[in-house]
Predicted 3D model of a 72-nucleotide RNA (transfer RNA) from a Verrucomicrobiales bacterium. The organism belongs to Verrucomicrobiales, within Bacteria. It matches the Rfam family "tRNA". The family's RNA type in Rfam is transfer RNA. Its mean pLDDT, the model's own confidence on a scale to 100, is 82.
RNA sequence: GCCGGCUUAGCACAGUGGUAAUGCCUCUGAUUUGUAAUCAGAGGGUCAUCGGUUCGAUCUCGAUAGCCGGCU
Repeated sequence: GCCGGCUUAGCACAGUGGUAAUGCCUCUGAUUUGUAAUCAGAGGGUCAUCGGUUCGAUCUCGAUAGCCGGCU
């Protein structure tokens, strides 16, 4: 230099155009003599950034940035 993949909550990850899910985590409550475990509820998201397409974009297209890999 060229090519490909990835970027979603504090962490790990799902989500093939119509209100973004789950686990861990944090807080509260129940249970217990108490703790752990378990159960219930709550909290936490500019879906990397900027544009385009569309009535509507995490999803489609382009550019940029970062990370990983391949080729030279």